[in-house]
A computed fold for a 488-nucleotide part of an RNA from Candidatus Bandiella euplotis, annotated as small-subunit ribosomal RNA, 5' domain.
It matches the Rfam family "Bacterial small subunit ribosomal RNA".
The full RNA is in RNAcentral, with records from ENA and SILVA.
Taxonomically the source falls in Candidatus Bandiella (Bacteria, Pseudomonadati, Alphaproteobacteria, Rickettsiales).
Context: one part of a larger RNA
RNA sequence: AGUGAACGCUAGUGGCGUGCUUAACACAUGCAAGUCGAACGGAUUUUAUUCAUGCUUACAUAAAUAAAAUUAGUGGCAAACGGGUGAGUAAUACAUGGGAAUCUUCCUUGUAGUACGGAAUAACUAUUAGAAAUAGUAGCUAAUACCGUAUAUUGCUGAGAAGUGAAAGGUUUAUCGCUACAAGAUGAGCCCAUGCAAGAUUAGCUAGUUGGUAAGGUAAUGGCUUACCAAGGCUACGAUCUUUAGCUGGUUUGAGAGAAUGACCAGCCACACUGGAACUUAGACACGGUCCAGACUCCUACGGGAGGCAGCAGUGGGGAAUAUUGGACAAUGGGCGAAAGCCUGAUCCAGCGACGUCACGUGAAUGAUGAAGACCUUAGGGUUGUAAAGUUCUUUUAGUGGAGAAGAUAAUGACGGUAUCCACAGAAAAAGUCCCGGCUAACUUCGUGCCAGCAGCCGCGGUAAUACGAAGGGGGCAAGCGUUACUC
Repeated sequence: AGUGAACGCUAGUGGCGUGCUUAACACAUGCAAGUCGAACGGAUUUUAUUCAUGCUUACAUAAAUAAAAUUAGUGGCAAACGGGUGAGUAAUACAUGGGAAUCUUCCUUGUAGUACGGAAUAACUAUUAGAAAUAGUAGCUAAUACCGUAUAUUGCUGAGAAGUGAAAGGUUUAUCGCUACAAGAUGAGCCCAUGCAAGAUUAGCUAGUUGGUAAGGUAAUGGCUUACCAAGGCUACGAUCUUUAGCUGGUUUGAGAGAAUGACCAGCCACACUGGAACUUAGACACGGUCCAGACUCCUACGGGAGGCAGCAGUGGGGAAUAUUGGACAAUGGGCGAAAGCCUGAUCCAGCGACGUCACGUGAAUGAUGAAGACCUUAGGGUUGUAAAGUUCUUUUAGUGGAGAAGAUAAUGACGGUAUCCACAGAAAAAGUCCCGGCUAACUUCGUGCCAGCAGCCGCGGUAAUACGAAGGGGGCAAGCGUUACUC
């Protein structure tokens, strides 16, 4: 000098930041990922028209047509982002610099196309089993769901000949889509070099191990995998093993060199109750998806089921210690949609905490008979001290009343009647804490008597203690001050 701090005493206001460092311990409850009816068939509701029945008007019921609205299901896109955490990982990480054997939804640009058919299935209806979760059987139906045929600018395979590969329509008629190929952009995967902890009281390690051939596999190179062949590969420039640890930009300190550190913010990585696995997809081996195993919790009609806060709040627990079960999508951004819009605990705000930092205030001027009180005293006086009182003023902040933004652009403001401005009243509501032996700024009296106690080091205290306790006085810092812990 610093801190994501804690503790003690104290505490007026505001701005900006920041807040589980411990148990990657367990979690009640609510919310955190939906959206599209302009892909599709239904269903429901409302309105209008027509027709039938109830004798007629009226009204009611049923049917058909049209329009509008809603949406359980099929389908599309998103859900791989955003948000959290740092357990693991000493190198499949990270940082910097290179590289070739790759993929890339949406977006942009360009070229060409969008033809003809088919079979199902959910919903629904009927029914069965079950406490439930859910599952089964029969029948019916649609699509931008699924399948076939045709075509092929070009693509792919191939030395060539040749072979092979697409598509989907909707609509309010503006257009939005769909398919193939080429290029771009973006994102991602892979390889190499160098750098990046400690321990030798760890010296040898390694059989898919190191290399080759062939095959498989992958978007792609490669022992990535397999078969065969060879016997290699790493290592005192520290292999292997053990311990510790997310890495970086940065942060703290320091004149620097360095040392320590990696909260908040930003980039990358890893993880999502524990372990394993794949599916779907352009992209996952997937936090709020699936399957299997395990531990734990819950429901049960005992046959069987359900769950995963290291998302935002919140609870218990642990701990010296860390906040609200708040508001809004107004802004910025994201997803879906043609749009209106919907969703968004991302985000923007508000709440709590002197946790930090910055700013402001707690009054100003005058006032000596140097009042009273207190303390000291050589008893004369001295100090507190212009301090107070008194007099004359001011009103920041807080308070009360009124006006009231920018942030938004034609509309839309959670914040918020907030910031800010004006008026009013009244010095009014607002100072503590640590120290005073030396280091180190600041001294006397009383009490105590090696006791009680102090203490960072030296050391104080055993009857005149500037070192303990109190008082008076003084010094430092100040809405803080001091202590503890840690870093330089």